[in-house]
RNA sequence: CGCUUAUCCAGAAAGACGGAGGGAUUGGACCCUGCGAUGUCUUGGCAACCGGCGCCAUCAUGCGCAAGGUGCUACUUUCCACCACGCAGGCAGCGUGGAAAGAUAAGGC
Numbered sequence: 001c002g003c004u005u006a007u008c009c010a011g012a013a014a015g016a017c018g019g020a021g022g023g024a025u026u027g028g029a030c031c032c033u034g035c036g037a038u039g040u041c042u043u044g045g046c047a048a049c050c051g052g053c054g055c056c057a058u059c060a061u062g063c064g065c066a067a068g069g070u071g072c073u074a075c076u077u078u079c080c081a082c083c084a085c086g087c088a089g090g091c092a093g094c095g096u097g098g099a100a101a102g103a104u105a106a107g108g109c
Stems, first nucleotide, its partner, number of pairs: 001108001003107006013043005021032003026081004044073003049069002052065004077101001082098006
C1' cells in the first nucleotide's frame, strides 16, 4: 500500500513515569477511569504465526519441546450497524451464516 493467505468467544500483571480522558474510525449501547485509566518504560507472564529441534519410515498433515524474530497481556475485534436465511412479530427484537472495516503473522509490490 483499496495486494495475497491464515487466525481473531482460549490465555496472560506487578512496579515506575505521567495526569485526562479511554475502549481504531462514525452513530448508538455497554463498560474502564483522580482508589490514576488510555499511554510510555522495566520486569514478569501468555500464546505458538514465522524460524529452530524431535516423533509419526519419507513428503504433506499432525503431535511434542524450546523460546531466536514478531505479537499479545479489561470487556468475543466489548456489542450492534451492511447482506442473506430462520424464529418471533403491532412496534421493538432474537439466532445462524456471510460481508465490510480493523488487528496480528507470514509473504508480495
Predicted 3D model of a 109-nucleotide RNA (SAM riboswitch aptamer (S box leader)) from a Hymenobacteraceae bacterium. The model forms 97% of the base pairs in the Rfam consensus.